[in-house]
The RNA shown here (Bacterial RNase P class A) has 370 nucleotides and comes from Fibrobacter sp. UBA4373. Taxonomically the source falls in Fibrobacter (Bacteria, Fibrobacterota, Fibrobacteria, Fibrobacterales). Its Rfam family is "Bacterial RNase P class A". It is annotated as a ribozyme. The coordinates come from a structure-prediction model, not an experiment, and the mean pLDDT is 77. It was read from a public genome assembly, where an Rfam model found it.
């Protein structure tokens, strides 16, 4: 010094005058003080959940999701770590990464031939020729052709043989694992593709703040189906017991249990009122700061604090000064221009998308001096 790669931050900031909003105090009210008010993604609605309600559990079909190992978490399809593979010169970046001997499928065209599968050129022998016979190493076609590259050796080829590589058994080191290395045998191949169905192994009840509860007001009901028997007791109101029938956590089964069985209940049809107010609602599996452990993710301890809660939906205009980048000039100033992506709605961990523009820290590379 040239390119490149991971990884963190910030992305405005103070000052006055106006304005909104919430909490707290004064106050009969008006109003007045104080104290706070939109992100690193708040976005996408793509996973996970807390929380609420379906009465409660339990088991299984059906569906769905994940997929090397080994830890982290409240959990994840998410993070850290390693371990194969791929690309890249590297640093690094990606992985839909369990099974192809449990079954079915799919590879169109071109080829001679697409799986327990072949001879179209071509090679070699014999023969006047026509052809016969041998051959899969060379050529073509194809994503994919009987393991590769090299030597012997054969009419001429072929693991025919042999050394290396692969690939199969069997073991031995090393690691928790996944896998890495090595030794020995053995001419050894019915090959992809499961991001095709599908097998294995693991996990998942559904619904969602417009959940849910609590108060005001206010109508008009009608018609259909359908729902009990024994036995004990009794203060004649009823209660118990046992079967039975009906409900239900979504789709369907089972079994506990619970609930109802007749001035009651369930389901259905058709009309009729009401959509208003509180609260959920912001004190968290928060965050910041530090120390300890760990390679880390991340956890224990310690501390100081309280950092929106609107409800058609506030968090804001406007001056000025700094801050950052840019072009100019009369240059340790001036003087114009500019400033990204973008808004909370019940909370929080994550993923993935969009960002003008500084700044920091590690690492890998070109060139070049010492």
């Nucleotide at each position: 010094u040239u390119g490149g790669g991971a990884c963190g931050a910030c992305g405005g900031a103070u000052g006055g005058c106006c304005g909104c909003u919430c909490u707290c105090g004064u106050g009969a009210a008006a109003a007045c003080g104080a104290g706070g008010g939109a992100g690193g993604a708040a976005a996408g609605u793509c996973c996970g959940g807390g929380c609420a309600c379906c009465g409660c559990a339990a088991g299984g079909c059906a569906g769905g999701a994940u997929g090397c190992u080994g830890g982290a978490u409240a959990a994840c399809g998410u993070c850290c770590a390693g371990g194969c593979g791929u690309a890249g010169a590297a640093a690094u970046a990606c992985g839909a990464c369990g099974g192809a001997u449990a079954g079915c499928g799919c590879a169109g065209c071109a080829g001679a031939a697409a799986a327990c599968a072949u001879a179209c050129c071509g090679c070699c022998u014999c023969g006047c020729a026509a052809g016969a016979g041998g051959u899969a190493a060379g050529g073509g076609u194809g994503a994919a052709a009987a393991g590769g590259c090299g030597a012997g050796g054969c009419a001429a080829g072929a693991g025919c043989u042999c050394a290396c590589c692969g690939c199969g058994u069997u073991u031995c080191u090393g690691g928790u694992g996944a896998c890495a290395g090595g030794a020995a045998c053995g001419g050894c191949a019915c090959g992809g593709c499961a991001a095709g169905c599908c097998c294995c192994a693991u996990c998942c009840g559904g619904u969602g703040c417009a959940a849910g509860a609590c108060c005001a007001a206010g109508c008009a009901g009608a018609g259909u189906u359908c729902c009990g028997c024994a036995c004990u007791u009794u203060u004649c109101g009823g209660a118990g017991u046992g079967c039975c029938u009906g409900g239900g956590u979504a789709g369907c089964c089972u079994u506990u249990u619970c609930c109802a069985g007749c001035c009651g209940g369930a389901a259905u049809u058709c009309g009729g009122g009401u959509a208003g107010g509180u609260u959920g609602c912001u004190u968290g599996a928060g965050g910041c700061c530090g120390c300890u452990a760990g390679u880390a993710a991340u956890a224990g301890c310690g501390g100081a604090u309280c950092c929106a809660g609107a409800u058609a939906g506030a968090u804001g205009g406007u001056c000025a000064u700094c801050g950052c980048c840019g072009a100019c000039c009369u240059c340790u100033g001036g003087c114009c221009g500019g400033c990204a992506c973008a808004a909370a709605a019940c909370c929080c961990g994550g993923c993935u998308u969009a960002u003008a523009g500084u700044c920091g820290u590690c690492c890998c590379u070109u060139u070049u001096a010492u």